This is a predicted structure of a 504-nucleotide part of an RNA (small-subunit ribosomal RNA, 5' domain) from Junonia grisea.
It matches the Rfam family "Bacterial small subunit ribosomal RNA".
The coordinates come from a structure-prediction model, not an experiment, and the mean pLDDT is 87.
RNAcentral holds the full RNA, with entries from SILVA.
Context: one part of a larger RNA
RNA sequence: GGACGAACGCUGGCGGCGUGCUUAACACAUGCAAGUCGAACGGAAAGGCCCAGCUUGCUGGGUACUCGAGUGGCGAACGGGUGAGUAACAUAUCGGAACGUACCGAGCAGUGGGGGAUAACUAAUCGAAAGAUUAGCUAAUACCGCAUAUCUUCUGAGGAAGAAAGCAGGGGACCAUUUGGCCUUGCGCUGUUUGAGCGGCCGAUAUCUGAUUAGCUAGUUGGUGGGGUAAAGGCCUACCAAGGCGACGAUCUGUAGCGGGUCUGAGAGGAUGAUCCGCCACACUGGGACUGAGACACGGCCCAGACUCCUACGGGAGGCAGCAGUGGGGAAUAUUGCACAAUGGGCGGAAGCCUGAUGCAGCAACGCCGCGUGCGGGAUGACGGCCUUCGGGUUGUAAACCGCUUUCGCCUGUGACGAAGCGUGAGUGACGGUAAUGGGUAAAGAAGCACCGGCUAACUACGUGCCAGCAGCCGCGGUAAUACGUAGGUGGCAAGCGUUAUCC
Numbered sequence: 001g002g003a004c005g006a007a008c009g010c011u012g013g014c015g016g017c018g019u020g021c022u023u024a025a026c027a028c029a030u031g032c033a034a035g036u037c038g039a040a041c042g043g044a045a046a047g048g049c050c051c052a053g054c055u056u057g058c059u060g061g062g063u064a065c066u067c068g069a070g071u072g073g074c075g076a077a078c079g080g081g082u083g084a085g086u087a088a089c090a091u092a093u094c095g096g097a098a099c100g101u102a103c104c105g106a107g108c109a110g111u112g113g114g115g116g117a118u119a120a121c122u123a124a125u126c127g128a129a130a131g132a133u134u135a136g137c138u139a140a141u142a143c144c145g146c147a148u149a150u151c152u153u154c155u156g157a158g159g160a161a162g163a164a165a166g167c168a169g170g171g172g173a174c175c176a177u178u179u180g181g182c183c184u185u186g187c188g189c190u191g192u193u194u195g196a197g198c199g200g201c202c203g204a205u206a207u208c209u210g211a212u213u214a215g216c217u218a219g220u221u222g223g224u225g226g227g228g229u230a231a232a233g234g235c236c237u238a239c240c241a242a243g244g245c246g247a248c249g250a251u252c253u254g255u256a257g258c259g260g261g262u263c264u265g266a267g268a269g270g271a272u273g274a275u276c277c278g279c280c281a282c283a284c285u286g287g288g289a290c291u292g293a294g295a296c297a298c299g300g301c302c303c304a305g306a307c308u309c310c311u312a313c314g315g316g317a318g319g320c321a322g323c324a325g326u327g328g329g330g331a332a333u334a335u336u337g338c339a340c341a342a343u344g345g346g347c348g349g350a351a352g353c354c355u356g357a358u359g360c361a362g363c364a365a366c367g368c369c370g371c372g373u374g375c376g377g378g379a380u381g382a383c384g385g386c387c388u389u390c391g392g393g394u395u396g397u398a399a400a401c402c403g404c405u406u407u408c409g410c411c412u413g414u415g416a417c418g419a420a421g422c423g424u425g426a427g428u429g430a431c432g433g434u435a436a437u438g439g440g441u442a443a444a445g446a447a448g449c450a451c452c453g454g455c456u457a458a459c460u461a462c463g464u465g466c467c468a469g470c471a472g473c474c475g476c477g478g479u480a481a482u483a484c485g486u487a488g489g490u491g492g493c494a495a496g497c498g499u500u501a502u503c504c
Stems, first nucleotide, its partner, number of pairs: 001504003006500005013371006019364002021329001026327003030324003035074003040071002043067002047065001048063007081282003090207007099199003104195008112146001114144002121136006151162004166187006174181002208254001210252001215245003220242008257279004261272004284305005307318004335361001337360003343357001344355004374404004384395004408445001409441006418431001421428002448493002452489001453474003459488005469476002
């Protein structure tokens, strides 16, 4: 000198764009953050509509506009957070072979015929609750056989094994008359091939510190048989052999998420890894599996532990490192906001619903950038202040005064783009009456901070008297202090200026 997720002191007008718990991966009140589909299903708790009865606002029945709860499907493995662990199971780059893949695209083949249950519901019972038990009824795109097999898998190459589901719209004849059968269109379903994207696995190279850590290792290193996995493999197991790693630093210890990047530097390099992007790991702590295409799963399950809460003491409930917010810690870090209008995601045929992702707004000079706090004239160089050799000098064209302008602010009128989809048509903007723009107002509402001995631009007076104090280094202060304090003045930067911490 540059930099900063900064903090502190003094000060503070406006706007744009960013950024904002670096500490306790400390504990969390409250609300929200993952649902959706009635075009899979039985159905009807609430509302609507219709009918009936009357006690005129209630009861009963119907309907399925709609839909609580339930069965079922898809999603919940994404998105969002954090960096505890991790020195290699990670990351980066370059390669590899023994794999998987829901949704999406393309191709081929099929979608025949049956069955038994079960939740909801009803009844009964237990419990303080959370919840649970028994009996009975019922549906499906839930579940299970049978048939078929282009194909796939296995094979001793003969053969064997393996599927499926319907729903909605439209409709001429025919059959049933009420939906329908049947035909057709769309969406599905089953098998399989392939693509794309995504993911799992392996290798090489690189990746901090300590030798005041020198030896480490028994599933250890390799082989055979078996098991296991989507898949190679000591991944696991039995047996056999005795290997494997290490001064090119094994093992142990400390520290640490890695990269793109960021800061600095002419570069080489050094430091760093906030925000944004990619990958990894984690989700109260430890362990485990289940479901599923995918998890060993942040807002799922089970067990153990610590902690908190409820309890009728028998037993239960919970997990903000999601968004806000609270306590605590700390020098220190924001609103319990608005909206799904846009972008994107989930579900749905769609309308749409959900979305603290996201888009915005709020707070903070935390940072960068831009703008303003006026411009021109004006000398008797006024008053006042300060200094003085008492003549004057300086503040200083500075002010007053005259003329002009109106950015920003304030008042007032107009008022967006972002919108395309969807929808017959009407209509659809959180931000926001915001940005922008017309008019009005009056110089009117808007300047501080640190420094002035040398380094280093900028000096005098008074006070103080090795005191009080200053100080980055050298050093100032003991009676004439340009170095302390105050004042006047100068130089510097400016809505900031200084200080402190840290990096180059």